A computed fold for a 133-nucleotide RNA from a bacterium, annotated as c-di-AMP riboswitch aptamer (ydaO/yuaA leader). Rfam family: c-di-AMP riboswitch aptamer (ydaO/yuaA leader). Rfam's curators write: This family represents a conserved RNA structure found upstream of the ydaO and yuaA genes in Bacillus subtilis and related genes in other bacteria. Model confidence (mean pLDDT): 78 of 100. It was read from a public genome assembly, where an Rfam model found it.
RNA sequence: UUAAAUUUAACGCUGAAUUCUUAUACAGAAACGGGGGAACCACCUUUGGGGUGAAUCGGCAUCUGCUGGAUGCCGUAGGGUACCUUCAACCCGAACCCGUCAGCUAACCUCGUAAGCGUUGAAGGGGUGUAUU
Numbered sequence: 001u002u003a004a005a006u007u008u009a010a011c012g013c014u015g016a017a018u019u020c021u022u023a024u025a026c027a028g029a030a031a032c033g034g035g036g037g038a039a040c041c042a043c044c045u046u047u048g049g050g051g052u053g054a055a056u057c058g059g060c061a062u063c064u065g066c067u068g069g070a071u072g073c074c075g076u077a078g079g080g081u082a083c084c085u086u087c088a089a090c091c092c093g094a095a096c097c098c099g100u101c102a103g104c105u106a107a108c109c110u111c112g113u114a115a116g117c118g119u120u121g122a123a124g125g126g127g128u129g130u131a132u133u
Stems, first nucleotide, its partner, number of pairs: 011118004018030004031113006041103001048101001049098004057075008078092004083125006
């Protein structure tokens, strides 16, 4: 000097997943989210159906226990990249759960507060935050 790893602090990203109180139990409260649940309306249950989520729908090839499934590749509805808009670039396009059962749904009932990360520039506009005085 360069690269990598680890730790701490600050600032942030995806996501509902944060804050406060306290006797420190994942207890209570706030806040932010999810599910169930009338009338009216709507719908039609083995080809089962449904929920959270952006994560749906395909094409090609190979394998196989063969009109089914698995794997890989290429797209795609849709979603994300430090306030918003536009343009460009890049990335994701999963996973899990209920268990034959749930449309909407006021009152009401009930559940969660994880996990994983370090994010791209330009133009315009309007805001916000931090520090100091």